Model confidence (mean pLDDT): 81 of 100. Predicted 3D model of a 75-nucleotide RNA (transfer RNA) from Parcubacteria group bacterium GW2011_GWB1_40_14. Rfam family: tRNA. From the family's description: Transfer RNA (tRNA) molecules are approximately 80 nucleotides in length. It was read from a public genome assembly. Taxonomically the source falls in Bacteria candidate phyla (Bacteria).
[in-house]
RNA sequence: GGACCGGUAGCUCAGUCUGGUUAGAGCAGCAGUCUUAUAAACUGCAAGUCGGUGGUUCGAGUCCACUCCGGUCCA
Numbered sequence: 001g002g003a004c005c006g007g008u009a010g011c012u013c014a015g016u017c018u019g020g021u022u023a024g025a026g027c028a029g030c031a032g033u034c035u036u037a038u039a040a041a042c043u044g045c046a047a048g049u050c051g052g053u054g055g056u057u058c059g060a061g062u063c064c065a066c067u068c069c070g071g072u073c074c075a
């Protein structure tokens, strides 16, 4: 230098193919129920510029361009 994969909640990830009704799960966090108390279990709550910028579109996590970061391969 070239090709490919990934980046979404504090962490691990889904959401792709086929753009569409509110962006979700588990763990962690907080509160509550239970308990003499803790743990476990159960219930609820909070937490997101979907790496960034621009574009296409009535509508983008999803499509396009550029770019940043990480990884693999080739030279």
Stems, first nucleotide, its partner, number of pairs: 001074007010027004020058001029045005051067005